[in-house]
Parts: sequence; structure tokens; C1' cells
RNA sequence: UCACCUCGCGCGGGAGAGUUCCCGGGACGCCAUCCCGGGGCGCCGAAGGAGCAACCUCCCCGGAACCUCUCAGGCCGACGGACCGCGCGAGCAGG
Repeated sequence: UCACCUCGCGCGGGAGAGUUCCCGGGACGCCAUCCCGGGGCGCCGAAGGAGCAACCUCCCCGGAACCUCUCAGGCCGACGGACCGCGCGAGCAGG
């Protein structure tokens, strides 16, 4: 001084599944529509969590999935979102 890798920050991309049924209240005096609360059934998985275990790796230890479960979360939109790309900062050991 520099690659890889790890962590953090910023920017960009980022899926799936009912804006379903019932009750109460409100927005207007009614219908329709919208909002809030409660209850029911159905559904999704890529925050998190849990499980098996592919795999890392020949063995022990250790780690561990986009697989599985749906506790949590989510099923108009927004937020969030694993993961990917770029940039910046730090760490790291090797050359």
C1' cells in the first nucleotide's frame, strides 16, 4: 500500500397472500363510500424466532439455508422487507 472476507452507514432495486364475512361506533339526516374498534374463517413468508439438515469440510468442534413451522409479522396504500448492486468507513489476516 492492496485484494478477499466480516461489520456498520448511505443510495438504488426488492416478492407473496382477502382492501373477505359479521357486529358496534364515527364521518352527513338516508343509500353508497371511507375510518376506528371487536370477533370469525381463509391465506403469505424474504423482518425477527423456532426445527431438520443440505452445505461449509476429510474428521472433531463450530457455523448454518431461499428447506420446514407460522409464535411474531404480513395479505388497498405507506412503513417494513431476506437478498442483490454501487459508494464510504472500520476491522482482518495473507501477499